[in-house]
RNA sequence: GGGGCGGUAGCUCAGCUGGGAGAGCACCAGAUUUGCAUUCUGGGGGUCGAGGGUUCGAAUCCCUUCCGCUCCACCA
Repeated sequence: GGGGCGGUAGCUCAGCUGGGAGAGCACCAGAUUUGCAUUCUGGGGGUCGAGGGUUCGAAUCCCUUCCGCUCCACCA
């Protein structure tokens, strides 16, 4: 330098063929308990890596770019 995969909540990840941004764990509150844990109920939390484009509408398609993993090539 070139190819492939990935980047979505604090963490691990899902999100199909463009139309509701989600799950589990964690966190907070309440119930339960003498208290803690467990369990149950409810709640908060996201510029979907960044910028731009297409579209009525983009996490999803296109372009540029950053980061991580990996393969190849090059130099020594």
Background: A computed fold for a 76-nucleotide RNA from an Alicyclobacillaceae bacterium, annotated as transfer RNA. It matches the Rfam family "tRNA". The family's RNA type in Rfam is transfer RNA. RNAcentral records the identical sequence in 2 taxa. NCBI's taxonomy places the organism under Bacteria, Bacillota, Bacilli, Caryophanales, Alicyclobacillaceae.